[in-house]
RNA sequence: CACCGAUAAAGGCAAACCUGCUGAAAGGCAGGGACGCAAAGCUAAAGGGCCUUCCCGGAUAGGGAUGGCAGCCAGCUGCCGAA
Repeated sequence: CACCGAUAAAGGCAAACCUGCUGAAAGGCAGGGACGCAAAGCUAAAGGGCCUUCCCGGAUAGGGAUGGCAGCCAGCUGCCGAA
């Protein structure tokens, strides 16, 4: 340095659910709350996937548009240091 990831140390994030606000919806934000997480940090104007609404279509096939999801994969960056 790279891989790797402890019943290590320090610190961090926060699912479901509830409340409020917001959005046509998916969803987002804030507070509470912890299922979990070594990238649960960042990126959706790089790609796959998933969700929303609308359109094409005989169609529950397929395709297009719209807005979203990073805690699905991926890309980039990064704390600590036992085996």
The RNA shown here (c-di-GMP-I riboswitch aptamer) has 83 nucleotides and comes from a Clostridia bacterium. It was read from a public genome assembly, where an Rfam model found it.